[in-house]
Background: Predicted 3D model of a 477-nucleotide part of an RNA (small-subunit ribosomal RNA, 5' domain) from a Candidatus Daviesbacteria bacterium. Model confidence (mean pLDDT): 88 of 100. The source organism's lineage runs through Bacteria, Bacteria candidate phyla and Candidatus Daviesiibacteriota. It was read from a public genome assembly.

Context: one part of a larger RNA
RNA sequence: GGAUGAACGCUGGCGGCGUGCCUUAAGCAUGCAAGUCGAAUGGGUCGAGCAAUCGACCAAUGGCGGACGGGUGAGUAACGCGUGGGUAUCUUCCUGGAAAUGGAGUAUAGCCCCGAGAAAUCGGGGGUAAUUCUCCAUAAUAUCGCAAGAUUAAAGAUGUAAAUCGUUUCCAGAUGAACCUGCGUCCUAUCAGCUUGUUGGUGGGGUAAUGGCCUACCAAGGCGACGACGGGUAGCUGGUCUGAGAGGAUGGUCAGCCACAACAGGACUGCGACACGGCCUGUACAUCUACGGAUGGCAGCAACUAGGAAUAUUGGACAAUGGACGAAAGUCUGAUCCAGCGACGCCGCGUGGAGGAUGAAGGCCCUCGGGUUGUAAACUCCUUUUACGGGGGAUAAUUAUGAUAGUACCCCGCGAAUAAGCACUUGCUAACUACGUGCCAGAAGCCUCGGUAAUGCGUAGAGUGCAAACGUUAUCC
Numbered sequence: 001g002g003a004u005g006a007a008c009g010c011u012g013g014c015g016g017c018g019u020g021c022c023u024u025a026a027g028c029a030u031g032c033a034a035g036u037c038g039a040a041u042g043g044g045u046c047g048a049g050c051a052a053u054c055g056a057c058c059a060a061u062g063g064c065g066g067a068c069g070g071g072u073g074a075g076u077a078a079c080g081c082g083u084g085g086g087u088a089u090c091u092u093c094c095u096g097g098a099a100a101u102g103g104a105g106u107a108u109a110g111c112c113c114c115g116a117g118a119a120a121u122c123g124g125g126g127g128u129a130a131u132u133c134u135c136c137a138u139a140a141u142a143u144c145g146c147a148a149g150a151u152u153a154a155a156g157a158u159g160u161a162a163a164u165c166g167u168u169u170c171c172a173g174a175u176g177a178a179c180c181u182g183c184g185u186c187c188u189a190u191c192a193g194c195u196u197g198u199u200g201g202u203g204g205g206g207u208a209a210u211g212g213c214c215u216a217c218c219a220a221g222g223c224g225a226c227g228a229c230g231g232g233u234a235g236c237u238g239g240u241c242u243g244a245g246a247g248g249a250u251g252g253u254c255a256g257c258c259a260c261a262a263c264a265g266g267a268c269u270g271c272g273a274c275a276c277g278g279c280c281u282g283u284a285c286a287u288c289u290a291c292g293g294a295u296g297g298c299a300g301c302a303a304c305u306a307g308g309a310a311u312a313u314u315g316g317a318c319a320a321u322g323g324a325c326g327a328a329a330g331u332c333u334g335a336u337c338c339a340g341c342g343a344c345g346c347c348g349c350g351u352g353g354a355g356g357a358u359g360a361a362g363g364c365c366c367u368c369g370g371g372u373u374g375u376a377a378a379c380u381c382c383u384u385u386u387a388c389g390g391g392g393g394a395u396a397a398u399u400a401u402g403a404u405a406g407u408a409c410c411c412c413g414c415g416a417a418u419a420a421g422c423a424c425u426u427g428c429u430a431a432c433u434a435c436g437u438g439c440c441a442g443a444a445g446c447c448u449c450g451g452u453a454a455u456g457c458g459u460a461g462a463g464u465g466c467a468a469a470c471g472u473u474a475u476c477c
Base pairs, nucleotide, nucleotide: 001477002476003475004474006473007472008471009470013349014348015347016346017345018344019342020341021307026305027304030302031301032300035064036063037062040061041060043058044057045056046055047054048053071260072259073258080185081184082183083182084181085180086179087178089177090176094173095172096171097170098169099168100167101166102136103135104134105133111126112125113124114123115122116121142151143150144149156165157164158163186232187231188230193223194222195221198220199219200218201217202216203215204214205213235257236256237255238254239250240249241248242247262283263282264281265280266279285296286295287294288293313339315338316337317336321335322333323332324331325330352382353381354380355379362373363372364371365370388413389412390411391410392409396404421466422465423464424463425462427446428445432461433460434459435458436457442449443448
C1' cells in the first nucleotide's frame, strides 16, 4: 500500500447493487416452512331438487410426493474432495420400440355396538369398498439351464361415443445413483515400529453389484524413514485476497461434492433413506399428568433467552422462476421473488454557480507599521441535481393474472432553499504560531517528547490530508 462477513470512537444528506451470529453443533414460548389427488374407493356433513341426481367440503383406505428444495460445518487427514480412468451394478417419473391387459376370491380401515383410559390412545364383536391384497389362466426377444425343459404378470378410471389417462412384461435411451482405481491433498519423529479379519486362498452366506463385506477351514502373511502407527489441527473444490511473477494466505456470500439433524444405536417402507419437520430403543434435557402414564427436538423462515466486541423483520406475495400432486381447474410452496432494518462494503450524486475590496466586522499573530483568516462573508445576478408539494405512471405477462407499487420514471410548482465532518501538523510524513503546563499533567507506530521560552503535552488561531465519511484496533499478503 491492498484486503475484510469486521468491531470500536466521532460524525452523518440521498440513491443503486451487494451483504449481515465468524462466539454456545447452547437452549428454544409462538406462528408458519409438504403436501396433493373425489377422474382410485366405500362413506359422512351441508346445500339444490318432488325424485332420479347434481354441487361444495370432509375424517379414513389407496396412489404419488415427504430421499427434492432449505439449514449447518460438529465430525472427517478419508477414495472425503479434486482430476483422469474403469465395471461386477441399479435406476420411480420421462422418451422410443415390441407384446399383453382373461377369470375368480376374502380380508381390512372408515362405519355400527360394547368396553378400558385424565390424556395420548387402545381392546372385543359385527359388517363394507377399491387402481389394497391373494389365487387360477396365459408366457417370450425375460430368468435358470449344455440341452430337454422349468419358472414368472396385470387394474382399472373418465366419457353418450370417438377417445384419453392408466396397469403388466421385455428391449433400448436419457437422467440419477453405487462401487473400484492411478495421481494430488496441513503440522508433528520430544510418535518408530504397527497389524489377528490382520494379508492371501478355498467353500458358503450376503448385496443391485465386486470385495474379509460376513462366516468356517487352510497358509503366514500385510504396512513402514518414499514416514507406517500415534498425536494435533481441519469439511474439500471452483474460487477469493495479495503479489510483476513464482509464491504466501484463505475457503463468508454464489456454484459443485461430502458429512450431520439433541446425543448414541437400529432397522422398516421405498426406484432411491438407514430418512432435519418418519418409526423403534437407550441417555440427557424440557413440558403435561387424575402419578398409572404420555409428549417434544428451529444446524428451515421469522422471533426469544444466553454467550459475545459483534450480526436484521414474530413483514408481503405465490405476480414471475422453479418444485410436489392433479386429466384439468387448481391447491401447497419462509424454495423463490420482493419489501423492512444496519454507512457493513463497493459505486454514483449532492451539500450550490458566477461576480464581488472599503481587502468590512470579529478572531489570531505582531517589530504596533501591519499581517492573516480572505473572494471567504455581506451584497448583486443565476440555477434547482437533491429535498418538499401537486399530477401522470410502467417494463417485468402469454388470452388472463403484478406482491413489489402509486415504486422506478416523466411533467409542473416552490425556494439557496433540506445536507460536513474526521484525523493530523518534531523526523519518517503533506502541514506552525501563541498561550497554559513545568520529568507534573500527559503524548508515543519507531527514534523518543515534557525538569520555565515544548512547532512532539492541553487549548486557541492558522494550515495539511481525506471526505459521508474519517480515524483506531484485529487478521492476511